A computed fold for a 576-nucleotide part of an RNA from Candidatus Nealsonbacteria bacterium RBG_13_37_56, annotated as large-subunit ribosomal RNA, domain V.
Model confidence (mean pLDDT): 82 of 100.
Rfam family: Bacterial large subunit ribosomal RNA. Its family is annotated with ribosome and structural constituent of ribosome in the Gene Ontology.
RNAcentral holds the full RNA, with entries from ENA and SILVA.
Context: one part of a larger RNA
RNA sequence: CCUGCGGCUAGACGGAAAGACCCCGGGAGCUUUACUAUAGUUAGAUAUUGUGUUUUGGUUUUGGAUGCGUAGCGUAGAAGGGAGACUUUGAGGUUCUGUUUUCGGACAGAGCGGAGUCGCCAAUGAAACACCUUCCUUUUAAAAUCUUAAUUCUAAUUCCGAUGAAAAUUGGAAAACAGUGUCUAAUGGGUAGUUUAAGUGGGGCACUUUUCUCCUAAAAAGUAAUGGAGAAGUUUAAAGGUCAGCUAGCUCCGGAUGGAAAUCGGAGUGGUCGGAUAAAGCCAUAAGCUGGCUUUACUGCAAACAGUAUAUUGUGCGCAGUUAGGAAACUAGAACUUAGUGAACCGACGGAUUUUUAUAGAAAAUCCGAAGAUUAUCAGCUAAAAGUUACCCCGGGGAUAACAGGCUAGUAGAGCCCGCGAGUCCAUAUCAACGGCUCUGUUCGGCACCUCGAUGUCGGCUCAACGCAUCCUGGGGGUGGAACCGCUCCCAAGGGUUUGGCUGUUCGCCAAUUAAAGCGUUACGUGAGCUGGGUUCAGACCGUCGUGAGACAGGUUGGUCCCUAUCUACCGUAGG
Numbered sequence: 001c002c003u004g005c006g007g008c009u010a011g012a013c014g015g016a017a018a019g020a021c022c023c024c025g026g027g028a029g030c031u032u033u034a035c036u037a038u039a040g041u042u043a044g045a046u047a048u049u050g051u052g053u054u055u056u057g058g059u060u061u062u063g064g065a066u067g068c069g070u071a072g073c074g075u076a077g078a079a080g081g082g083a084g085a086c087u088u089u090g091a092g093g094u095u096c097u098g099u100u101u102u103c104g105g106a107c108a109g110a111g112c113g114g115a116g117u118c119g120c121c122a123a124u125g126a127a128a129c130a131c132c133u134u135c136c137u138u139u140u141a142a143a144a145u146c147u148u149a150a151u152u153c154u155a156a157u158u159c160c161g162a163u164g165a166a167a168a169u170u171g172g173a174a175a176a177c178a179g180u181g182u183c184u185a186a187u188g189g190g191u192a193g194u195u196u197a198a199g200u201g202g203g204g205c206a207c208u209u210u211u212c213u214c215c216u217a218a219a220a221a222g223u224a225a226u227g228g229a230g231a232a233g234u235u236u237a238a239a240g241g242u243c244a245g246c247u248a249g250c251u252c253c254g255g256a257u258g259g260a261a262a263u264c265g266g267a268g269u270g271g272u273c274g275g276a277u278a279a280a281g282c283c284a285u286a287a288g289c290u291g292g293c294u295u296u297a298c299u300g301c302a303a304a305c306a307g308u309a310u311a312u313u314g315u316g317c318g319c320a321g322u323u324a325g326g327a328a329a330c331u332a333g334a335a336c337u338u339a340g341u342g343a344a345c346c347g348a349c350g351g352a353u354u355u356u357u358a359u360a361g362a363a364a365a366u367c368c369g370a371a372g373a374u375u376a377u378c379a380g381c382u383a384a385a386a387g388u389u390a391c392c393c394c395g396g397g398g399a400u401a402a403c404a405g406g407c408u409a410g411u412a413g414a415g416c417c418c419g420c421g422a423g424u425c426c427a428u429a430u431c432a433a434c435g436g437c438u439c440u441g442u443u444c445g446g447c448a449c450c451u452c453g454a455u456g457u458c459g460g461c462u463c464a465a466c467g468c469a470u471c472c473u474g475g476g477g478g479u480g481g482a483a484c485c486g487c488u489c490c491c492a493a494g495g496g497u498u499u500g501g502c503u504g505u506u507c508g509c510c511a512a513u514u515a516a517a518g519c520g521u522u523a524c525g526u527g528a529g530c531u532g533g534g535u536u537c538a539g540a541c542c543g544u545c546g547u548g549a550g551a552c553a554g555g556u557u558g559g560u561c562c563c564u565a566u567c568u569a570c571c572g573u574a575g576g
Base pairs, nucleotide, nucleotide: 001576002575003574004573005572006571007570010568011567012566014563015562022397023396024395025394026393027392028389029388030387031386034194035193036192037191038190040187041186042185043184044183045182046181047180048179050153052151053150054149057146058145059144060143061142062141063140064139065138067136077135078134079133080132081131084118085117086116093112094111095110096109097108098107099106100105157174158173159172160171161170162169163168197209198208199207206226210232211231212230213229214228215227233378234276235335236334240294241293242292243291244290245289246288248272249269250268251267252266253265254264274283275282277340279338280337281336298321299320300319301318304315305314306313310379323332324331325330346372349369350368351367352366355364356363357362404451405449406447407446408445410444412440413439414438415437416436417435421431422430458533459531460530461529463525464522465521466520467519468518471496472495473494474491475490476489477488478487479486498512499511500510501509502508539557540556541555542554543552544551545550
């Protein structure tokens, strides 16, 4: 060196299971004051459903009564006709009773009695309840009809008993209620179907989502980020149009009250002022300020362009009509410009008439106009929508997090330079501020590059290997080194570097030792070597949060750790 055999388990990102954590897409279980339905429940109407009595209220008819401002015999409802009407079939009067009343009276009935009473005429806005007709207000009696409530009955209907195989018969109780059907309303996680946005240096929480201005933006245009700053979701009948006129602001000087600053005068400066509002651009011929007259903040079009994936969007020469201002030329289709916003569908509104319904009426549709959206997730999903899952499931992702590795080195650790200062004096024995320059890849991070068809995660046990920025032992320099003990720096990795108590702990504190009880790296070495106390499934309890299902780097208790070694490596052993 080759070939076996026996071991061991460090590696083959070993085997097993299309990762259960995380994210994305889909689903399911559960919850509720998510949305929409619905079983059920409640109430009402109606049918099955009939009889009688009383009662509440309304309507109609018939008979009767009723009607008071002032003047006026006096209690004059309205209108019309009208010169007479009533009366021995009992007038005026009087006694009693009843109704009504504005307390004056009016009306009705009975008794006595025996011949008149009222109107037309004067006063009144209106003339006779003298008489007749129609009607109104208030009210009374009766009838009809509807209705409210109570109640009675029995024959529908229901229940119980008896006979009966059943149909049926019969007795009792309840009773037009109940029960049942249909319709309407309320309630209704009891049940069901669903919804519960996206962006995002993982996801969640927070924030944002449309429009305008500036910077980033790299001197055409355009240009991203959870880059840096701000605004808008209007306003104005003048803050629009036109014609005419005017010039702010600041500084200095002068001037009563009067001051830094009011108003007056002069000079200088030059766009700083002002322009409804953010910013930018622009503005003195003013687009700024003031006054006069006004409504072009018009109707119908529109050449030619800008911009753009599309749809939206922007500019408007010119023509016709009709106006405003101006002597006129002319100017005017809102505002110095750039924000002040919303597609379709839908129903409602105004107008038009071509169309449809056989015709007319009526209706519908269409066309034109204009209103209704924090449709703000603002190119707008539905008329209408929240949560939870550790009981979870499926499809995917290393397109995306947690471990480890990688890159980086803000943070961390280490060194060097400068040397304010401390060190009695003296920067540098020792310590060292403010700063500067490097290194390491042991902390906390940032990034998201391999791995989600799986790279097992803290600590302990076992076994260790390496680095040196050395804890001990060794050799040296300096000392604020007398010695002993030290401090600091240089060289040095050969060997060594404890046992206990508490805690799952690493760490740490404590106890007793030691020459010393080093710091790190090795997938925070090592689970196909062990453990499984912690973390991190399913059970359960507490606190807090939540209406709830449930949640909690809050606590507590419990909780399945698989692999017979093919190759490499290593340890033995045998043969060639």